[in-house]
RNA sequence: GCCCAGGUACUUCAGUUGGUAGAAGGGUGGACUGAAAAUCCAUAUGUCGCUGGUUCGAUUCCGGCCCUGGGCA
Numbered sequence: 001g002c003c004c005a006g007g008u009a010c011u012u013c014a015g016u017u018g019g020u021a022g023a024a025g026g027g028u029g030g031a032c033u034g035a036a037a038a039u040c041c042a043u044a045u046g047u048c049g050c051u052g053g054u055u056c057g058a059u060u061c062c063g064g065c066c067c068u069g070g071g072c073a
Stems, first nucleotide, its partner, number of pairs: 001072007010025004019056001027043005049065005
């Protein structure tokens, strides 16, 4: 330099006819306990990597760029 895969909550990851985003773990508060752990209930979470384009509408489609991993040279 070229090709492929990926970037979504604090973390690990889902998210298809494009219609305004979720799970689990973790955090916080409460119940329970002599006190903890476990369990149960409630709750907060997000510029969907950045920037343009298409569209009534983009996490999703298209272009450029950045970052991570792999392959080729």
The RNA shown here (transfer RNA) has 73 nucleotides and comes from a Lachnospiraceae bacterium. The coordinates come from a structure-prediction model, not an experiment, and the mean pLDDT is 81. Rfam family: tRNA. Rfam links the family to the GO term triplet codon-amino acid adaptor activity.